This is a predicted structure of a 415-nucleotide RNA (Bacterial RNase P class A) from uncultured Gallionella sp. It matches the Rfam family "Bacterial RNase P class A". It is annotated as a ribozyme.
[in-house]
RNA sequence: AGCUGGCCAGACAGUCGCUGCGCAUGAAAAUGCGGAGAGGAAAGUCCGGGCUCCACAGAGCAGGAUGCCGGUUAACGACCGGACGCCGUGAGGCGAUGAACAGUGCCACAGAGAAUAGUCUGCCGAUGGCCCGAUUUUGCCGCCCGCAAGGGCGGCAAAGUCUUCUCAAGAAGAGCGGGGGCGAAAGCGCCUGCGAAUAUUGAGAGGGGAACAGGCGAGGGUGAAACGGCGGGGUAAGAGCCCACCGCGGACGUGGUAACACGGACGGCACGGUAAACUCCAUCCGGAGCAAGACCAAAUAGGCAGGCCAUGACGUUGCUCGCGUCGCCUGCGGGUAGGUUGCUUGAGCGUCAGGUAACGAAACGCCUAGAGGAAUGACUGUCCACGACAGAACCCGGCUUAUCGGCCAGCUUCA
Numbered sequence: 001a002g003c004u005g006g007c008c009a010g011a012c013a014g015u016c017g018c019u020g021c022g023c024a025u026g027a028a029a030a031u032g033c034g035g036a037g038a039g040g041a042a043a044g045u046c047c048g049g050g051c052u053c054c055a056c057a058g059a060g061c062a063g064g065a066u067g068c069c070g071g072u073u074a075a076c077g078a079c080c081g082g083a084c085g086c087c088g089u090g091a092g093g094c095g096a097u098g099a100a101c102a103g104u105g106c107c108a109c110a111g112a113g114a115a116u117a118g119u120c121u122g123c124c125g126a127u128g129g130c131c132c133g134a135u136u137u138u139g140c141c142g143c144c145c146g147c148a149a150g151g152g153c154g155g156c157a158a159a160g161u162c163u164u165c166u167c168a169a170g171a172a173g174a175g176c177g178g179g180g181g182c183g184a185a186a187g188c189g190c191c192u193g194c195g196a197a198u199a200u201u202g203a204g205a206g207g208g209g210a211a212c213a214g215g216c217g218a219g220g221g222u223g224a225a226a227c228g229g230c231g232g233g234g235u236a237a238g239a240g241c242c243c244a245c246c247g248c249g250g251a252c253g254u255g256g257u258a259a260c261a262c263g264g265a266c267g268g269c270a271c272g273g274u275a276a277a278c279u280c281c282a283u284c285c286g287g288a289g290c291a292a293g294a295c296c297a298a299a300u301a302g303g304c305a306g307g308c309c310a311u312g313a314c315g316u317u318g319c320u321c322g323c324g325u326c327g328c329c330u331g332c333g334g335g336u337a338g339g340u341u342g343c344u345u346g347a348g349c350g351u352c353a354g355g356u357a358a359c360g361a362a363a364c365g366c367c368u369a370g371a372g373g374a375a376u377g378a379c380u381g382u383c384c385a386c387g388a389c390a391g392a393a394c395c396c397g398g399c400u401u402a403u404c405g406g407c408c409a410g411c412u413u414c415a
Base pairs, nucleotide, nucleotide: 001412002411003410004409005408006407007406008405010383011382012381013380014379015378016377018037019036021034022033023032024031025030039389043400044399046398047397048396049395050394051289052288053287054286058321059320060319061318063285064284065283066282067281068082069081070080071079072078083097084095085094086093087092098280099279103278104277105274106273107272120220121219122216123215124214127213128212130209131208132207133162134161135160136159137158138157139156140155141154142153143152144151145150164205165204166203167202168201169200175194176193177192178191179190181188182187228246229245231243232242233241248267249266252263253262254261255260293341294340295339296338303332304331305330306329307328308327312326313325314324315323348366349365350364351363354359
């Protein structure tokens, strides 16, 4: 500086006051004495129950809840321990943690393409084709097409690459030979024959250029996510195409009650994600509620109208079957509404064997609010941590939320 667990919730004294219970007195009202008297959350009403009633209360469908494994509990969606995943340096914290070839749906926008994908950019162009004075890039000019963006052709300039070999055909000219004309000569024309070469043409090989057909899905981009990752081999370029390592998968072995973990071998090298989407699977679930109910007392108009009516109606979520009862429902109108109980001895608390823990057997001990328009308030003094959030209403086990502070124990990190 943090993490986890536990405890306290102003204290003490005095005076007066409030409520229940027990005892005593009293016809009663009341009086006296004694004990007790709001929470860690009493809040929320979010879960689970006890209890009461329907009710003697079963089955199915619909609907709802939970969702890793084991344990605790009356029960739970709670708690404890563990496994896995994520966060944190750590002590620890969080988790709506079954199934994606049973089926349906969705993955916006961007992007070529979102699940038996596809080429935007880009790479190759081995093979087939084009060119070899050919082609690429940049800049400028001219013409044409087009609404525009832009595109096509030609020319010029600069820069870059290449411009080789073999075979076949093959001139003119030059060269050499022969003849002949003109001329004083030098020389100038003409005719003809020959071998070879070159230009050129064709075919082929090589080399080069560009990138048409074609190939690729590796790089880059888009995106939350792109059809395993990484390093090599291979290829024209690539790709699990092949290999090693990782990852994934089922089987086997070991450990563990299990979730699961580890190990070596093998394998295809993989048709994504999403179920707090519908759904499927497993397990569980009647309803209403203390204003539930029970008892005593009181009162009236056992009124009027309408509807259903045994092949019917009603019966505490809805529907069906079963079961039960014999009447039920609606409107108008009239009367009464007082009291008792439920009501606090509880799945209670404390100690404790056992258990990692949550829990907790037996035994012993303790009793700790029951109001009913709602009880604990006021004053004085002292101390101190200077008092927050906040008041039971049938009861209990949890969760969540609010909160001034103080104390204790253990653990982690830093100096």
Taxonomically the source falls in Gallionella (Bacteria, Pseudomonadati, Pseudomonadota, Betaproteobacteria).